Small-subunit ribosomal RNA, 3' major domain from an uncultured bacterium, 479 nucleotides, folded computationally. RNAcentral holds the full RNA, with entries from ENA and SILVA.
Context: one part of a larger RNA
């Protein structure tokens, strides 16, 4: 100087408290451990591993296993020889592959018409290829975390023998090392804030695919048509918020006010943005890369199996245990997205998943589209008209192919579960809770992820305590 203290002072944070809804009990989905296995590929490990890499394992993916193959190789460059390239079907085989058949076809550039060259293919030789083999404790790059916490430093000066100190401390203040005042310091840098995006209000301009106030036409009905660009939306450019004004307190910075005005008030809300550094943190399997290792195999191809196993344990979710509810009928209102090997109106068939026709749309034009809500009826507290696991049967769709191992539909079956021990997580407002919708990945396959809107709360006295952090100071057997 730091680190540490069951030392002290001050301060902050959904840290506690005050509340709301959960977890832990049940079923099930998914990840992990363990066990099993020929293989159950590998990585991730307190917070910061465990619905994580994986935005999607039937084949492929795939790295694993048992078999069947190849050895200049599935892929690249160089050399030589031959053939322009290229197509179709047959036989054997699980396929990789092997065997042989047929068909046309001589193209492009140069030419001394002998040939040479480019591109592609086959064969041969070796240089080499190849490795998801090891090392993240050799590395780059990227990422997590403390933490969006308010800190981390430098130049010159001054003090100290020196390590170092000062500045950065003190008094107020702030979300903030944010301001102010004091001050052997004076300045500066990286951070903070602002500049960026989005949302909320207004104005101007633009007006189709959007809109419809006024005028006209038309329909069973609809901006349907003429027309218009007022309004709304969309887009572009501006304005607005600054403690600016008022009152009180204060030297100031600033604080307080159900003060004004205003759509918005004290950073208006949200996002992007992550200082010096810590954890030899994570990743050699995204990629790159140094040593090391394999080279008829630790490389490569193929069909099959496995990654989906199952006495068990844990994490994260889903669905429930019901009447603020279940079921039946009727009924209203979104936003953000996506669409051509696609989204599919509408019609027909089917109880249904869906199928057969078929309009429009590469889309502000067409299509995908709400649910909770509201109204009426029924059930009347039951393991039930709650709950839906599991199982049997019959089907639909995708796809070479649903046995291992897909999703969905219908009929039947109808398990556990009556609110969950110790414990523990999230959340302070359009938030929690609840309700549905969309997208990526994707042939098919979400209860996951990332977004979107609808309905829409309760509570915060306060900082004694738990946890984490900042700062000053003190002790110290550590540095």
């Nucleotide at each position: 100087u730091g680190a540490c203290g069951g030392g002290g002072g001050c301060c902050c944070g959904c840290a506690c408290a005050a509340g709301c809804a959960g977890u832990g009990g049940a079923u099930u989905a998914u990840g992990u451990g363990g066990u099993u296995u020929a293989a159950u590929u590998c990585g991730a490990a307190g917070c910061a591993a465990c619905g994580c890499g994986a935005a999607g394992a039937a084949c492929c993916u795939u790295a694993c296993c048992a078999g069947g193959u190849c050895u200049u190789g599935a892929c690249a460059u160089c050399c030589a020889a031959c053939u322009a390239a290229c197509g179709a079907g047959a036989u054997a085989g699980a396929g990789a592959u092997a065997u042989g058949u047929c068909a046309g076809g001589u193209g492009c550039c140069c030419u001394u018409c002998g040939g040479g060259g480019a591109a592609a293919g086959u064969u041969g030789a070796g240089a080499c290829a190849g490795g998801u083999g090891g090392u993240g404790c050799a590395u780059g790059g990227u990422u997590g975390u403390c933490g969006u916490c308010a800190g981390c430093u430098c130049g010159u000066g001054u003090c100290g023998u020196g390590a170092g100190a000062u500045g950065u401390u003190g008094g107020g203040u702030u979300a903030a090392g944010u301001g102010c005042c004091a001050u052997a310091a004076c300045g500066a840098g990286c951070g903070c804030a602002a500049c960026c995006c989005u949302u909320c209000u207004c104005c101007a301009c633009g007006c189709u695919u959007g809109c419809c106030a006024u005028c006209g036409g038309g329909u069973a009905a609809u901006g349907c048509c003429g027309g218009g660009c007022a309004c709304a939306c969309c887009g572009u450019g501006g304005a607005c918020a600054c403690u600016g004004c008022c009152a009180u307190c204060g030297u100031a910075a600033g604080a307080u006010g159900c003060g004004a005005g205003g759509a918005a008030g004290g950073u208006g809300g949200g996002g992007a943005u992550g200082a010096c550094g810590u954890c030899a943190a994570a990743u050699c399997a995204g990629c790159a890369c140094g040593g090391c290792c394999c080279u008829u195999a630790c490389g490569u191809c193929c069909g099959g199996g496995g990654c989906u196993a199952c006495a068990c344990a844990c994490g994260u979710g889903u669905u429930a245990c019901a009447a603020u509810g279940g079921c039946c009928g009727g009924u209203a209102c979104a936003g953000a997205g996506g669409g051509a090997a696609g989204c599919c109106a509408c019609c027909u068939g089917g109880c249904g998943a869906c199928a057969g026709g078929g309009c429009g749309c590469g889309g502000a034009u067409c299509c995908c589209g709400a649910a909770a809500u509201c109204c009426g009826g029924u059930c009347u507290c039951a393991g039930u008209u709650c709950g839906g696991a599991c199982u049997g049967g019959a089907g639909u769709c995708u796809g070479c192919a649903a046995c291992c191992u897909g999703a969905c539909u219908c009929c039947a079956c109808g398990a556990a579960g009556c609110u969950g021990g110790a414990u523990u997580c999230g959340c302070u407002a359009g938030u929690a809770a609840u309700c549905g919708c969309g997208a990526a990945u994707c042939a098919g396959a979400a209860u996951g992820u990332c977004g979107c809107g609808g309905u829409g709360a309760a509570u915060a006295c306060g900082u004694u305590c738990c946890c984490g952090g900042g700062u000053c100071u003190u002790g110290c057997a550590c540095u």